[in-house]
Notes: TPP riboswitch aptamer (THI element) from a pig gut metagenome, 85 nucleotides, folded computationally.

RNA sequence: AUACUAGGGGAGCCAUUUGGCUGAGAGGAUGAACAUCCGACCCUUUGAACCUGAUCUGGGUAAUGCCGGCGGAGGGAAGUAUUUU
Repeated sequence: AUACUAGGGGAGCCAUUUGGCUGAGAGGAUGAACAUCCGACCCUUUGAACCUGAUCUGGGUAAUGCCGGCGGAGGGAAGUAUUUU
């Protein structure tokens, strides 16, 4: 680095359907909320995937974790095989 197996994770905002914004990802099915299942995608200790602080803070936007700060703060899911140097 690749493959296999296993595991972790989120799916927001606006809008009248279509659709628009950010993003790797904003999907589908059942059901009343919410939940479950499936799929895609991302991440797995060399861990900024994701969660907490947070109903935080500065800026910006039609609006939103949209951007920065907080912050390498606290948590957070791994084994095997092969290949290359």
Of the family's consensus pairs, 100% are formed in the model.
RNAcentral holds the sequence, with entries from MGnify.